């Protein structure tokens, strides 16, 4: 200067927030949803998974 191996921090998990928990990924990374007639189309969920919160939808009472 480079290469590799431990740790350790951090970061990822199709749209927000935080708590738990699982997988991932080491920066050219992990991750960037589905269907279809491939279009100026359609469709589904705020989770990776469970809870709570907020947005957003549906129904019903007041």
């Nucleotide at each position: 200067u480079a290469u590799u191996g431990g740790g350790g921090c951090g970061g990822c998990g199709a749209u927000g927030g935080a708590g738990u928990u699982c997988g991932c990924c080491c920066u050219c990374a992990a991750c960037c949803g589905c269907c279809u007639u491939u279009a100026c189309g359609g469709c589904u969920g705020a989770u990776g998974a469970c809870u709570c919160c907020u947005a957003c939808u549906u129904a019903c009472c007041a």

Notes
This is a predicted structure of a 62-nucleotide RNA (Fluoride riboswitch aptamer (crcB RNA motif)) from a Terriglobales bacterium. The prediction has a mean pLDDT of 78. The source organism's lineage runs through Bacteria, Pseudomonadati, Acidobacteriota, Terriglobia and Terriglobales. Rfam family: Fluoride riboswitch aptamer (crcB RNA motif). Rfam links the family to the GO terms positive regulation of gene expression and response to fluoride.